Bacterial RNase P class A from a Desulfuromonadales bacterium, 395 nucleotides, folded computationally.
[in-house]
RNA sequence: GGAGAAAAUCGGGUGAUCGCCGCCCGCCGUCGCCUCGGCGGUGGUGGGGGGAGGAAAGUCCGGGCUCCACAGGGCAGGAUGGUCCUUAACGGGGACCGGGGGCGACCCCAGGGAAAGUGCCACAGAAAGCAGACCGCCCAUCAAAGCUUCGGCGAAGGUGGGUAAGGGUGAAAGGGUGAGGUAAGAGCUCACCAGUGCCGGCGGUGACGCCGGCAGCUCGGUAAACCCCAUCCGGUGCAAGACCAAAUAGGGGGACGUUUGAGGGUUGCCCGCCCGAAGUCCCCGGGUCAGGUCGCUUGAGGCUGUCGGCAACGGCAGCCCUAGAGGAAUGAUCACCGCCCCUGCGGAGGCAACUUCGCCGGGGAACAGAACCCGGCUUACGAUUUUCUUCGGCC
Numbered sequence: 001g002g003a004g005a006a007a008a009u010c011g012g013g014u015g016a017u018c019g020c021c022g023c024c025c026g027c028c029g030u031c032g033c034c035u036c037g038g039c040g041g042u043g044g045u046g047g048g049g050g051g052a053g054g055a056a057a058g059u060c061c062g063g064g065c066u067c068c069a070c071a072g073g074g075c076a077g078g079a080u081g082g083u084c085c086u087u088a089a090c091g092g093g094g095a096c097c098g099g100g101g102g103c104g105a106c107c108c109c110a111g112g113g114a115a116a117g118u119g120c121c122a123c124a125g126a127a128a129g130c131a132g133a134c135c136g137c138c139c140a141u142c143a144a145a146g147c148u149u150c151g152g153c154g155a156a157g158g159u160g161g162g163u164a165a166g167g168g169u170g171a172a173a174g175g176g177u178g179a180g181g182u183a184a185g186a187g188c189u190c191a192c193c194a195g196u197g198c199c200g201g202c203g204g205u206g207a208c209g210c211c212g213g214c215a216g217c218u219c220g221g222u223a224a225a226c227c228c229c230a231u232c233c234g235g236u237g238c239a240a241g242a243c244c245a246a247a248u249a250g251g252g253g254g255a256c257g258u259u260u261g262a263g264g265g266u267u268g269c270c271c272g273c274c275c276g277a278a279g280u281c282c283c284c285g286g287g288u289c290a291g292g293u294c295g296c297u298u299g300a301g302g303c304u305g306u307c308g309g310c311a312a313c314g315g316c317a318g319c320c321c322u323a324g325a326g327g328a329a330u331g332a333u334c335a336c337c338g339c340c341c342c343u344g345c346g347g348a349g350g351c352a353a354c355u356u357c358g359c360c361g362g363g364g365a366a367c368a369g370a371a372c373c374c375g376g377c378u379u380a381c382g383a384u385u386u387u388c389u390u391c392g393g394c395c
Base pairs, nucleotide, nucleotide: 001391002390003389004388005387006386007385008384009383010382012337013336014335015334016333017332018331020051021050023048024047025046026045027044028043029042030041031040032039033038053367057378058377060376061375062374063373064372065237067235068234072271073270074269075268077233078232079231080230081229082096083095084094085093086092097111098109099108100107101106112228113227117226118225119222120221121220134167135166136163137162138161139160140159141158142157146153147152175193176192177191178190179189180188194218195217196215197214198213199212200211201210202209203208241294242293243292244291251284252283253282254281255280256279263275264274265273266272301320302319303318304317305316306315307314308313339364340363341362342361344359345358346357347356348355349354
């Protein structure tokens, strides 16, 4: 100097002028209600404090909260899948184990089961799930060109049998290397290695790892295919829901039933349970529904310090209150400073490449806007910093 890996921080600052919104306190006007103290709405005005994000985005997960006369059980359905820790919880996070990728720093894994069963593995190949013989190798036999020292040897070819060591095909072909053995071969036998199973020891909370011994046991892959196993899961969603006001036609028809339980509710089904008789539900028609208040921002909250922990995270102490709109507010202008880029000039270092500092001038600043709230994940994006790996050059 180049190329990479992992992580952290910020998302401009200060001031002035004008403009916008909500909350608290006060004043003026107006409307409504009232127990005549006041309450609420609306218009204006004075003062005080405050006013979008690291992703507010996607709506992919998990919850808080709301409602459901059961929230219980079973089936269906769905989700997750190494171990331990953490969290309100998660399919999240941390650390580690195993497997894979990379020279490396590091990164990735939908990581239980293929001997419960079913399915799939194109093409090529003999054969891709119980095997198999295309080229080969060996034996026997038929037959036999040819050779012959007349004892015999014997190519090619046919038929029968043996074999899977060699070659070929393929992503993958029934452990590997070597020796013995065999008619030729084969874990057929042996030595070593690898895998698998069992036993023992050591380390670890554990997944698991290391060491030693025995056994010839050595027939694939795929479950992000169906499936099996283990664990977990009520539903609904702020357009949830509560209160007030207002309005209409408290209308018409039908079915079943009146305690021997109709009908409705409980995500889908069943059981159970609850409501239910002057009952319940269904259909048609009509009114309100875009009126007001709450829910609505103090939280599994933030910051600092300290202790425990490898870390995620947790304990303790102290300080702080940081939007709450309701068709949707936080904007515009100017100046200075800061950050990044470029031309030029100058200083310093250096052999050089280059690095660094200063000045004048010019330019640039990304992704993108809360809507009940919170913890994650994923995606978009500008600038700076730190540590580590590797390559090359110089000394």

Its Rfam family is "Bacterial RNase P class A". Rfam classes the family as a ribozyme.